[in-house]
RNA sequence: GGGCCCAUAGCUUAGCUGGAUAGAGCGUUGGCCUUCGGAGCCAAUGGCAUGGGUUCGAGUCCCAUUGGGCCCA
Numbered sequence: 001g002g003g004c005c006c007a008u009a010g011c012u013u014a015g016c017u018g019g020a021u022a023g024a025g026c027g028u029u030g031g032c033c034u035u036c037g038g039a040g041c042c043a044a045u046g047g048c049a050u051g052g053g054u055u056c057g058a059g060u061c062c063c064a065u066u067g068g069g070c071c072c073a
Base pairs, nucleotide, nucleotide: 001072002071003070004069005068006067007066010026011025012024013023019056027045028044029043030042031041032040049065050064051063052062053061
């Protein structure tokens, strides 16, 4: 220098052929329970890497950028 793949919550991740309010587990916080508790129960919390484009509609398609991984030179 060239090519390919990946990026969704603090962590691990689901999301179909573009259409619903983007879900789950763990975590964290508060409450209940309990002799105590880190166990159990209830509730809350928080996200589509960034910027454009296409479309009536984008997490999903296209382009660029950023970051990570792999291959070739």
Transfer RNA from a Thermoproteota archaeon, 73 nucleotides, folded computationally. Its Rfam family is "tRNA". The coordinates come from a structure-prediction model, not an experiment, and the mean pLDDT is 80. The RNAcentral record of the sequence draws on ENA.